Description
This is a predicted structure of an 83-nucleotide RNA (c-di-GMP-I riboswitch aptamer). It was read from a public genome assembly, where an Rfam model found it. Model confidence (mean pLDDT): 79 of 100.
RNA sequence: AUCAAUAGUUGGCAAACUUAUUGAAAGAUAAGGACGCAAAGCCAAGGGUCUAAAGUUUUUAACUAUGACAGCCGGUUGCAUUU
Repeated sequence: AUCAAUAGUUGGCAAACUUAUUGAAAGAUAAGGACGCAAAGCCAAGGGUCUAAAGUUUUUAACUAUGACAGCCGGUUGCAUUU
């Protein structure tokens, strides 16, 4: 220096749910709230998932992202300490 595993302290993030705003929806933002997280930081030009306003079609419906999700996998950067 790199990789792997790991207990404690300080600090950090914040699921479900509630309220308000926003959006066609999925979802997002703010406040409260903690299920959890050592990358729960960043990346939606990789895979996957959700939605389907507009559009298309064989129109009680189906397909489709130009809309989203990083707390699904993945990529990338990175702090302290013990073995």